[in-house]
RNA sequence: GGACACUUAGCUCAGCCGGUUAGAGCGUCGCCCUCACAUGGCGAAGGUCGGAGGUUCGAUCCCCCCAGUGUCCA
Numbered sequence: 001g002g003a004c005a006c007u008u009a010g011c012u013c014a015g016c017c018g019g020u021u022a023g024a025g026c027g028u029c030g031c032c033c034u035c036a037c038a039u040g041g042c043g044a045a046g047g048u049c050g051g052a053g054g055u056u057c058g059a060u061c062c063c064c065c066c067a068g069u070g071u072c073c074a
Base pairs, nucleotide, nucleotide: 001073002072003071004070005069006068007067010026011025012024013023019057028044029043030042031041032040050066051065053063054062
């Protein structure tokens, strides 16, 4: 330098072949339970979906550019 894949909550990841309120597990916090701890149950907070632009009535999803990560080639 080139090709491909990926980027969504603190972490690991779904989601979607465009449709209005973006989710799960773990983690954190609160409550219940217990003499207490653990386990267990209930609930809550936490996201401008990597950044900018475009298409569209409407974009996490489609297109372009940029950035980062990984694999491969040279």

The RNA shown here (transfer RNA) has 74 nucleotides and comes from a Candidatus Omnitrophota bacterium.
NCBI's taxonomy places the organism under Bacteria, Pseudomonadati, Candidatus Omnitrophota.
Its mean pLDDT, the model's own confidence on a scale to 100, is 81.
Rfam family: tRNA. Rfam describes the family as follows. Transfer RNA (tRNA) molecules are approximately 80 nucleotides in length. It is annotated as a transfer RNA.